This is a predicted structure of a 345-nucleotide part of an RNA (large-subunit ribosomal RNA, domain IV) from a metagenome. It matches the Rfam family "Bacterial large subunit ribosomal RNA". Its mean pLDDT, the model's own confidence on a scale to 100, is 88.
Context: one part of a larger RNA
RNA sequence: CUAGCGUUAAGGAACUCGGCAAAAUGCACACGUAACUUCGGGAGAAGUGUGGCCUUCUUUGGUUUAGCAAUAGGUUAGAGAAGGUUGCAGAGAGCAGGCCCAAGCGACUGUUUACCAAAAACACAGGUCUGUGCGAACGCGCAAGCGGACGUAUACGGACUGACGCCUGCCCGGUGCUGGAAGGUUAAGAGGAGGAGUCAGCAGCAAUGCGAAGCCCUGAAUCGAAGCCCCAGUAAACGGCGGCCGUAACUAUAACGGUCCUAAGGUAGCGAAAUUCCUUGUCGGGUAAGUUCCGACCCGCACGAAUGGUGGAACGAUUUGGGCACUGUCUCAACGCUAGACUCG
Numbered sequence: 001c002u003a004g005c006g007u008u009a010a011g012g013a014a015c016u017c018g019g020c021a022a023a024a025u026g027c028a029c030a031c032g033u034a035a036c037u038u039c040g041g042g043a044g045a046a047g048u049g050u051g052g053c054c055u056u057c058u059u060u061g062g063u064u065u066a067g068c069a070a071u072a073g074g075u076u077a078g079a080g081a082a083g084g085u086u087g088c089a090g091a092g093a094g095c096a097g098g099c100c101c102a103a104g105c106g107a108c109u110g111u112u113u114a115c116c117a118a119a120a121a122c123a124c125a126g127g128u129c130u131g132u133g134c135g136a137a138c139g140c141g142c143a144a145g146c147g148g149a150c151g152u153a154u155a156c157g158g159a160c161u162g163a164c165g166c167c168u169g170c171c172c173g174g175u176g177c178u179g180g181a182a183g184g185u186u187a188a189g190a191g192g193a194g195g196a197g198u199c200a201g202c203a204g205c206a207a208u209g210c211g212a213a214g215c216c217c218u219g220a221a222u223c224g225a226a227g228c229c230c231c232a233g234u235a236a237a238c239g240g241c242g243g244c245c246g247u248a249a250c251u252a253u254a255a256c257g258g259u260c261c262u263a264a265g266g267u268a269g270c271g272a273a274a275u276u277c278c279u280u281g282u283c284g285g286g287u288a289a290g291u292u293c294c295g296a297c298c299c300g301c302a303c304g305a306a307u308g309g310u311g312g313a314a315c316g317a318u319u320u321g322g323g324c325a326c327u328g329u330c331u332c333a334a335c336g337c338u339a340g341a342c343u344c345g
Base pairs, nucleotide, nucleotide: 001340002339003338004337005336006335007334008333010331011330014329019326027051028050029049030048031047036041038163052085053084054083055082056081057080058079059078060077061076062075063074064073065072066071086090098324099323100322101321102320103319104318105316106315110122111121126161127160128159129158130157131156132155138147139146140145164311165310166309167308169241170240171239174238175237176234177233178232179231180230183229184228185227189223190222194218195217197215198214201210202209203208242260243259244258245257246256269303270300281297282296283295284294285293
């Protein structure tokens, strides 16, 4: 030096991205226990005290012996009182919670990247929309068939949200879905006007022309659904939710007015936020000193209501800030032990 340990004066987080690591707490009994709360919790909250051994006594329960029983004796598990005694230390070693305050996120127990992520991600009860009437919808399979389900709308599938409390505003113009069927458009098919080819025949000296039936090629009107156009509905469907100018008896601001545009112009609530660029915004708190943190303000670059909004007890190997206790994390290092490293073999 590497790895693992032990102890340490004074200080006690000054270390550091961060108390990472370590230390401390730890058991039993008794006392005592706040905010908040969904009244269950929070709670082992926090905090405080006691604990060995000996003697005597009181007392509760079990069991057993004797006895008819009351009782008495033995034994066993406790509870308590008084006196005494010992060590530095009595839960004497070992095993064996650190705690509190405030905030973010997720309600919770659960699940996950086997081998760098355990989380705020997934799931979740609960909520809503939507499909499905049973040979169900839907899924697998070429099919038979099977699952759904030996179920039947209080059921099953799909999608979103995510306990609970209070709530969930406006827009249907676009896209989607549902409904509608008058009109426009529209396929195959039906239809067959018309046209082309061939050809008996006819005309012609010939070249060639005309050309019925048949065969064959093509083919216009006209009749043809759904769809689309069109008309409605629908946002816990995909989604969206304005600009400019002026105005009050200081100033400032604008309840108010004007104007343009839109399908409609963001309601409640929250807000420098897991969202705030400017920004270490401003004010207050905490510190001697605080880009973090908490409480406010609102000028929201670019919150916002089931891609849910806002609260919220309990819970969390979650994230952030603060405090108590405690410490070699540090000031600042020292000594000791074990295994290596090193020498010999």